[in-house]
RNA sequence: GGAGUCGGCCGGACAGUCGCUGGCCGGUGAUCCCUUGCGGGUCACCGGCUGGAGGAAAGUCCGGGCUCCACAGGGCAGGGUGCCAGGUAAUGCCUGGGAGGCGCGAGCCUACGGAAAGUGCCACAGAAAACAAACCGCCUCCGGCUUGAUGCCGGCGGUAAGGGUGAAAAGGUGCGGUAAGAGCGCACCGCGUCGCGGGCAACCGACGGCGGCACGGUAAACCCCACCCGAAGCAAGGCCAAAUAGGGAUGCGAUGGCGCGGCCCGCGCUGCAUCCGGGUAGGCCGCUAGAGGCGGCUGGCGACAGCCGUCCCAGACGAAUGACUGUUCUCGACAGAACCCGGCUUACAGGCCGACUCCUUUU
Numbered sequence: 001g002g003a004g005u006c007g008g009c010c011g012g013a014c015a016g017u018c019g020c021u022g023g024c025c026g027g028u029g030a031u032c033c034c035u036u037g038c039g040g041g042u043c044a045c046c047g048g049c050u051g052g053a054g055g056a057a058a059g060u061c062c063g064g065g066c067u068c069c070a071c072a073g074g075g076c077a078g079g080g081u082g083c084c085a086g087g088u089a090a091u092g093c094c095u096g097g098g099a100g101g102c103g104c105g106a107g108c109c110u111a112c113g114g115a116a117a118g119u120g121c122c123a124c125a126g127a128a129a130a131c132a133a134a135c136c137g138c139c140u141c142c143g144g145c146u147u148g149a150u151g152c153c154g155g156c157g158g159u160a161a162g163g164g165u166g167a168a169a170a171g172g173u174g175c176g177g178u179a180a181g182a183g184c185g186c187a188c189c190g191c192g193u194c195g196c197g198g199g200c201a202a203c204c205g206a207c208g209g210c211g212g213c214a215c216g217g218u219a220a221a222c223c224c225c226a227c228c229c230g231a232a233g234c235a236a237g238g239c240c241a242a243a244u245a246g247g248g249a250u251g252c253g254a255u256g257g258c259g260c261g262g263c264c265c266g267c268g269c270u271g272c273a274u275c276c277g278g279g280u281a282g283g284c285c286g287c288u289a290g291a292g293g294c295g296g297c298u299g300g301c302g303a304c305a306g307c308c309g310u311c312c313c314a315g316a317c318g319a320a321u322g323a324c325u326g327u328u329c330u331c332g333a334c335a336g337a338a339c340c341c342g343g344c345u346u347a348c349a350g351g352c353c354g355a356c357u358c359c360u361u362u363u
Stems, first nucleotide, its partner, number of pairs: 001359010012328007020052014034037001054334001058345002061343005066233002069230001078229005083097005098112001099110004113224002118222002120218003135163002137159003141155005171189006190213001191211005196205003237285004247276006256270005292311008329332001
């Protein structure tokens, strides 16, 4: 100098003017309450001070808090998760580790339980795709033709070493062996299993014994195994509460009126006043101080935890966070809260910082 890996951070800046919106303080006016005071509440207006979107506020894909409903316990069904250990309020998240794969490397990726429980599927190609399979080839034997050896043709068989097909063809290399071959035998490698050793465990062993090797792949196919899961969501849910209509109780009054086809009994409806509780419109709470931010110390490889100090940082409900002007720079991306958190995923102009790897050059 170039190429790259991982982690963290920022997301135009400053000033002025005019607005929008939450809170606090003060003043004025109206109204209400009482314990009548230099009192308190509500509303309106005016003035001042102060707060006012994000790293993803997004997708609503997971996990929790909160609220209401349901619930003795167990099982079935359904859904989810799936190497091990830890962290956490919890998780499908995060951290550390193991195994497999990729990269020269820093590092990155993995739905990573079970295929000797059962069932299904395996396109095309290929002889054969699973209690494996003879298309070409190789080999013994038999027959025929031809011969100088031999070669050619046909047939019964043997053979998975070679060729060819395929994503995948039943361990690999070598030696022996054989008619040719073959774990058929042996050595090494690989695999399985048992023991021993290490590790909390997954798992590992450049340890030992045994087994010629044990029957392809697929479980984001059914399925089996282990573990987890009640449901709905702030339009949750709670409080106050008109007008009008309706419900209940008591009292008053006529012992009436109307209906049950005529009569009697009975039943229902019908007036006024007071009280009671339910609900609608509307209003208030829930609503933002929290598994909170920042700094430090301690423990831990780390995720994280504990302690101390410090700060208060949107809270709306036709829904605010904007407009204009000036200066300046690297000329500004993706995008806007709606009960709140922890994650994941997706979108994103450009810029900054730290750690590390590889290549090249110079000394």
The RNA shown here (Bacterial RNase P class A) has 363 nucleotides and comes from a Wenzhouxiangellaceae bacterium. RNAcentral holds the sequence, with entries from ENA. The coordinates come from a structure-prediction model, not an experiment, and the mean pLDDT is 77. Rfam family: Bacterial RNase P class A. Rfam links the family to the GO terms ribonuclease P activity, tRNA processing and dimeric ribonuclease P complex. The family's RNA type in Rfam is ribozyme. NCBI's taxonomy places the organism under Bacteria, Pseudomonadati, Pseudomonadota, Chromatiales, Wenzhouxiangellaceae.